[in-house]
């Protein structure tokens, strides 16, 4: 320098003017509920998103057991918890840094395995071998019965692989090695690794098919839930009264038996509501996730939903345009100059041939610089946390890998 791998961070800045939502202070008004003015200070994100997982909190007959259903699924750890995270094991991919994995059970049962193929789990298609029959002098051919998974062919997958022995031909039929299964030793907390012995292969794949095994799971959710409460709405209870009385609303007019008590509750208001498994920093323990301790900080609470609009300057990126210098390519170049060779009554500023370079200038392409114009990613809290996943213009930093060049 090029091509990559992993991790972390930012995601416009400054200022002026006009606004919006809370908090605090001062002053004024008040029917004491509050309202107004001024000032100070605060006001979206890395994902606030999807609402996928786990919790806190709240209510629901306090939820013990079973069935059904769902989720998870190598091991150890972390955590309030998790399907999350860290470390490790095994398998796969990459030269590598590194990345990916629903990674329990297919010798419990059921099911499925497209197309092709004889056959998809024990059905012989071709081939090989034996026997019999027929034909034939024979070799052999045809037919029938049987043996055979070594070879061919089909397929993603074909009855452990490979070699030797063996056999009529073959075959774990036998043997060595590898694989598989079982038992044991060693190392490790463990997943697992490794070693030894045995079996003689009976065991194809799929569980993100049913299923089996193990573990976990009560439900609904801040529109949870709690409080207050007007009247000529409406319900219940008690007492009293006889045309008086009460009320909206002063009259007119209209409504109502009157008074007291009770709880429910529409609209509305308050609360829940933001101090919390919180944030920053330092030290210690741990490979790490994380834990412990010290110091400091307070950081949105709207409710139809505030956190905005506009102007100026600056920065970055992208697109467009004018100009500039540069680099490269083509023309200029059917080749100036220059060099070489040959020729001659004539040796030249000659003729012929060959090699072959540059510039002006013209055209094109590329990035760079300058001026001007335009655009600015994904997206917006709504009870709160811990995660996961997804989206994202552009930019910054660190560590590492491979290749090339230079010292």
């Nucleotide at each position: 320098c090029a091509a990559g791998g992993c991790g972390g961070c930012c995601g416009g800045g400054c200022g002026g003017c006009c606004g919006c939502u809370g908090u605090c202070c001062u002053c004024c008004c008040u029917u004491c509920g509050g309202g107004g003015a001024g000032g100070a200070g605060a006001g979206a994100g890395g994902a606030a998103a999807g609402u996928c997982c786990g919790a806190g909190c709240u209510c629901c007959u306090c939820a013990g057991g079973g069935c059904a259903g769902g989720a998870u699924g190598c091991c150890c750890g972390c955590u309030a918890a998790c399907g999350g995270c860290g470390g490790g094991g095994c398998g796969g991919g990459g030269c590598g840094a590194c990345c990916c994995g629903a990674c329990g059970g297919a010798a419990a049962g059921u099911g499925c395995c497209a197309c092709a193929g004889a056959a998809a789990c024990a059905c012989a298609c071709c081939g090989c071998c034996g026997c019999g029959a027929u034909u034939g002098c024979a070799a052999a051919a045809u037919c029938g019965c049987g043996g055979u998974a070594a070879g061919g062919g089909u397929g993603a997958a074909a009855a452990g692989g490979c070699g030797a022995g063996g056999u009529a031909a073959g075959a774990g039929c036998u043997c060595a090695c590898c694989g598989c299964c079982c038992c044991g030793g060693u190392a490790g907390c463990g997943a697992u690794a490794u070693c030894g012995g045995g079996g003689g292969c009976c065991a194809g794949g799929c569980a993100a098919a049913c299923c089996c095994c193990a573990u976990c799971c009560g439900g609904a959710g801040c529109a949870a839930g709690g409080c207050c409460a007007a009247a000529u709405a409406g319900g219940g209870g008690g007492a009293c009264a006889a045309u008086g009385g009460g009320g909206g609303c002063c009259c007119g007019u209209c409504c109502c038996g009157u008074c007291c008590c009770c709880g429910g509750g529409u609209u509305g208001g308050c609360u829940g509501c933001u101090c919390g498994a919180c944030c920053c920093u330092c030290c210690c323990g741990g490979c790490a996730a994380c834990g412990g301790g010290g110091g400091g900080g307070c950081u949105a609470g709207a409710u139809a939903g505030a956190u905005g609009g506009u102007c100026g300057c600056c920065a970055c990126u992208c697109g467009g345009c004018c100009g500039g210098a540069c680099a490269c390519c083509g023309g200029g170049a059917c080749g100036a100059a220059g060099c070489c060779c040959c020729g001659c009554a004539u040796c030249g500023u000659c003729g012929g041939g060959g090699c072959g370079u540059a510039a002006a200038c013209c055209g094109g392409u590329g990035g760079c610089c300058u001026c001007c114009c335009g655009a600015g990613a994904c997206a917006g809290a709504a009870c709160u946390c811990g995660g996961c996943u997804u989206a994202c213009a552009g930019g910054c930093c660190g560590c590492c890998u491979u290749g090339c060049g230079c010292c």
This is a predicted structure of a 407-nucleotide RNA (Bacterial RNase P class A) from a Dehalococcoidia bacterium. The model forms 96% of the base pairs in the Rfam consensus. Rfam family: Bacterial RNase P class A. The family's RNA type in Rfam is ribozyme.